A computed fold for a 72-nucleotide RNA from a Candidatus Woesearchaeota archaeon, annotated as transfer RNA. The sequence was found in a public genome assembly. It matches the Rfam family "tRNA". From the family's description: Transfer RNA (tRNA) molecules are approximately 80 nucleotides in length. Model confidence (mean pLDDT): 81 of 100.
RNA sequence: GCGCGAGUAGUUCAGUGGUUAUAAUUCGACCUUGCCAAGGUUGAGACCCGAGUUCGAAUCUCGGCUCGCGCA
Numbered sequence: 001g002c003g004c005g006a007g008u009a010g011u012u013c014a015g016u017g018g019u020u021a022u023a024a025u026u027c028g029a030c031c032u033u034g035c036c037a038a039g040g041u042u043g044a045g046a047c048c049c050g051a052g053u054u055c056g057a058a059u060c061u062c063g064g065c066u067c068g069c070g071c072a
Base pairs, nucleotide, nucleotide: 001071002070003069004068005067006066007065010025011024012023018055026044027043028042029041030040031039048064049063050062051061052060
């Protein structure tokens, strides 16, 4: 340099055009226990950036950035 894949809570992920973006973990509060651990209830937290298509974009298209793999 070329090709392919990936980017979504602090972390690991689901979601491939339409209702409030899913779950685990993490963090805060509360409950349970004599304390810890474990468990339960509840709350907080995210679509890499820009543009386009569309009534509607995390999702489709284009460009950029970062990471991984392959080729040279």